[in-house]
RNA sequence: GGAGUGAGUCGGGCGCUCGCUUCCCUUAAAUGGGAAGAGGAAAGUCCGGGCUCCAUAGGGCAGGAUGGCCGUUAACGGCGGCGCGAGGCGACUCGCGGAAAGUGGCACAGAAAAUACACCGCCCGAAAGGGUAAGGGUGAAAUGGUGGGGUAAGAGCCCACCGGCGCGCGAGUGAUCGUGCGCGCAUGCCAAACCCCAUCCGGAGCAAGACCAAAUAGGAGGCUGAGCGGCCCGCUCUUAAGGCCUCGGGUAUGGUCGCAUGAGCCGUCGAGCAAUCGACGGCCUAGAGGAAUGAGCGCCACCCGCAAGGGACACAGAACCCGGCUUACAGACUCACUCCGGUU
Numbered sequence: 001g002g003a004g005u006g007a008g009u010c011g012g013g014c015g016c017u018c019g020c021u022u023c024c025c026u027u028a029a030a031u032g033g034g035a036a037g038a039g040g041a042a043a044g045u046c047c048g049g050g051c052u053c054c055a056u057a058g059g060g061c062a063g064g065a066u067g068g069c070c071g072u073u074a075a076c077g078g079c080g081g082c083g084c085g086a087g088g089c090g091a092c093u094c095g096c097g098g099a100a101a102g103u104g105g106c107a108c109a110g111a112a113a114a115u116a117c118a119c120c121g122c123c124c125g126a127a128a129g130g131g132u133a134a135g136g137g138u139g140a141a142a143u144g145g146u147g148g149g150g151u152a153a154g155a156g157c158c159c160a161c162c163g164g165c166g167c168g169c170g171a172g173u174g175a176u177c178g179u180g181c182g183c184g185c186a187u188g189c190c191a192a193a194c195c196c197c198a199u200c201c202g203g204a205g206c207a208a209g210a211c212c213a214a215a216u217a218g219g220a221g222g223c224u225g226a227g228c229g230g231c232c233c234g235c236u237c238u239u240a241a242g243g244c245c246u247c248g249g250g251u252a253u254g255g256u257c258g259c260a261u262g263a264g265c266c267g268u269c270g271a272g273c274a275a276u277c278g279a280c281g282g283c284c285u286a287g288a289g290g291a292a293u294g295a296g297c298g299c300c301a302c303c304c305g306c307a308a309g310g311g312a313c314a315c316a317g318a319a320c321c322c323g324g325c326u327u328a329c330a331g332a333c334u335c336a337c338u339c340c341g342g343u344u
Base pairs, nucleotide, nucleotide: 001340002339003338004337005336006335007334008333009332010331012300013299014298015297016296017295018294020037021036022035023034024033025032039315043326044325046324047323048322049321050320051205052204053203054202058233059232060231061230063201064200065199066198067197068082069081070080071079072078083096084095085094086093087092097196098195102194103193104190105189106188119136120135121132122131123130124129144162145161146160147159148158149157163185164183165182166181167180168179169178170177171176209257210256211255212254219247220246221245222244223243224242225237226236227235264283265282266281267280268279269278270277271276302311303310304309
C1' cells in the first nucleotide's frame, strides 16, 4: 500500500425569531416569566420478565416451547466461554438430543432407495442358467475406505492401517478427549414427518386494575350456585345472597391514580478469560385525549468546485415498564486482528 474479518460509536453543533405539549412561579386572566421535551432502532410484536386481577397459582391429562456442555441473569429461545463437526490460506463464520423403540417417507434419474429380482461390465457355461455389489453409469443419498493377499471372476473371504461399535483405564465440573483390549462390521438418509427422551410453561392483559363523583327503585318475570376462560380433580367463597337472560326505567358515557426513582443512567476502582457481578461517587432524564416534540434565518462543520457559488442530511417517530432478538438505515468515524506485496 492492497484485500479482508470481527466488534463498536455518531448519525449534525451553536445562536436568534415564531409556534406546540407538560410542569413550576406569578397574575384578575395562557398575564408575564422559567424549566424540560423521541430513537438506535421509539418499528415488527418474535421471545423473556416485572406489574395487575383471578387460589399465596395446587395435582394430572391434553397442548406448546426449547435441545452439545458449563456458566451468566429477574428471566429467556438472549449472551459469554468451551467441545465436536463443516467451510475458509487465515482473522473468523455456520451447525448441534435420539434413526441398533416403533410407524412412515425418500421426487427426478437410476437395474436397484434398503429383504439389492444384476442395466452395462467381469467370470463359469455349448446354451438355458448361475456366480459377482470389485469397475461403469444415475442420484441429495447406493449397503465402510486405502493397499495387499486370495479367487474362475469377485467379495471383510483373509491381513495391515484408517474409520465404526462394545468394554475398561486416565484427564476434565461437563460436553468431550487420549489410550488399551475385543468384535470383520451389524447401524443408508429424513425427527422444520409422526414419535421417544430431558427440561420449562396456570390464564388474561394497563381497555390489566384501584378509587372518587353523579344517579338509584338492591324494579318485575324467568333460569341458576359462583370464582375457573382447553378438560378432569382439587381449593376458596356463599346458604340467601350472588350470577345469567328478558322487559321497563334512572344516571353517566366524567375525573383521579396506575404513569415513570427504575433489574435506571454516567464515571472510577475491584472480581472474572468473558458474559456478568460488586463497592464508591455523581445525576433525575418526555409522557398524553389517538393527537406535543416543529418551522424559518445566520455562522460553523460535511460534499462538489480553482473561484464565484451550489448541494446533501438516511431509516424512521414514544403510549404501562424493562432485558433481548429480528428487520430498516444516506453518510462519517474508531479499535482489534488476518492474508498478500513493497521498503528499511
Bacterial RNase P class A from Binatus sp. (SeqCode), 344 nucleotides, folded computationally. The sequence is in RNAcentral, with records from ENA. It is recorded under the gene name rnpB. Model confidence (mean pLDDT): 78 of 100. Rfam family: Bacterial RNase P class A. The family's RNA type in Rfam is ribozyme. Lineage of the source: Bacteria > Bacteria candidate phyla > Binatia (SeqCode) > Binatales (SeqCode) > Binatus (SeqCode).